Bacterial RNase P class A from a Granulosicoccaceae bacterium, 333 nucleotides, folded computationally. It matches the Rfam family "Bacterial RNase P class A". By type it is a ribozyme.
RNA sequence: GAAGUCGGCCAGACAAUCGCCCCGCAAGGGGAGGAAAGUCCGGGCUCCAUAGGGCAAGGCGCCAGGUAACACCUGGGGGGCGUGAGCCUACGGAAAGUGCCACAGAAAAUAUACCGCCUCUUCGGAGGUAAGGGUGAAAUGGUGCGGUAAGAGCGCACCGCGCUGGUGGCAACAUCAGUGGCAGGGUAAACCCCGCCUGGAGCAAGACCAAAUAGGGGAACACAUGGUGCGGCCCGCAUUGUUCCCGGGUAGGUUGCUUGAGGUGCAUGGUGACGUGCAUCCCAGAUGAAUGAUUGUUCACGACAGAACCCGGCUUAUCGGCCGACUUCAAUU
Numbered sequence: 001g002a003a004g005u006c007g008g009c010c011a012g013a014c015a016a017u018c019g020c021c022c023c024g025c026a027a028g029g030g031g032a033g034g035a036a037a038g039u040c041c042g043g044g045c046u047c048c049a050u051a052g053g054g055c056a057a058g059g060c061g062c063c064a065g066g067u068a069a070c071a072c073c074u075g076g077g078g079g080g081c082g083u084g085a086g087c088c089u090a091c092g093g094a095a096a097g098u099g100c101c102a103c104a105g106a107a108a109a110u111a112u113a114c115c116g117c118c119u120c121u122u123c124g125g126a127g128g129u130a131a132g133g134g135u136g137a138a139a140u141g142g143u144g145c146g147g148u149a150a151g152a153g154c155g156c157a158c159c160g161c162g163c164u165g166g167u168g169g170c171a172a173c174a175u176c177a178g179u180g181g182c183a184g185g186g187u188a189a190a191c192c193c194c195g196c197c198u199g200g201a202g203c204a205a206g207a208c209c210a211a212a213u214a215g216g217g218g219a220a221c222a223c224a225u226g227g228u229g230c231g232g233c234c235c236g237c238a239u240u241g242u243u244c245c246c247g248g249g250u251a252g253g254u255u256g257c258u259u260g261a262g263g264u265g266c267a268u269g270g271u272g273a274c275g276u277g278c279a280u281c282c283c284a285g286a287u288g289a290a291u292g293a294u295u296g297u298u299c300a301c302g303a304c305a306g307a308a309c310c311c312g313g314c315u316u317a318u319c320g321g322c323c324g325a326c327u328u329c330a331a332u333u
Base pairs, nucleotide, nucleotide: 001329002328003327004326005325006324007323008322009321010320012298013297014296015295016294017293018292020031021030022029023028033304037315038314040313041312042311043310044309045202046201047200048199052235053234054233055232057198058197059196060195061194062076063075064074065073066072077091078089079088080087081086092193093192097191098190099187100186101185114133115132116129117128118127119126120125141159142158143157144156145155146154160182161180162179163178164177165176166175167174168173206255207254208253209252216246217245218244219243220242221241226240227239228238229237262281263280264279265278266277267276268275269274
């Protein structure tokens, strides 16, 4: 100097004029995001409701932690990619069972022999073989040596695989030793098996007030062995009807509604996610939907883009700027 990897921060600022919403007696104070988006997960809260057990269904799937909880996050292990810093993970079980592996190929399970190699031959063929070649994503352990008519774990060494044990680690696992020539593989984000977890609906939930009408009329079914009780079924528990038709009135207001698993600073424990203690701050609550317009200065000259009960995550979109650490390459000293 160039090329990369990982982490953190910011989201226009200041002043003036007019305009809008909330809190407050007033003075005065406050007023959209890093994703507010997607509605994908998890909860808080409200109701069913007095709410228990089982089946089914659904979710997750290496180990250990964090958290209110999670399919999230952190650390570690295995596997893969990259020269590397680092990144990804579709990571329980194929010896419980079922299914599938197209085409090509002789053959993808009831295992076989297309070409080839060796031996014999009456030259028609017979026997042996799976080391070499071909097909394929995958061909029945791999490499080497010996052996053989030619070959083959046929034998041996190493690797692989199974079994048994030692050491380290909470564990996933790693490593070492012994033993056995040991035989069809893959696929579970295929069905399935195993382990753990899970009621449902949702602020348009729910609560209260006011007003108005006709707390109206009719029919059918059921009747405690029945009906009803907000995903399905059964048991249990509680309670006492269900469905349809005609006609009339209202649909307005208040609340839920923002003080929180809250933010910030310091200290402390931990590799880390995070926890603990002290101090300090109040930081949107609209409801046909509030922050807009103009001017001046400055700047990083604004992309993606607007809360609607709240919070923790994940995913997607995105203009730029700043800071830190690490890796590789080239040159010089």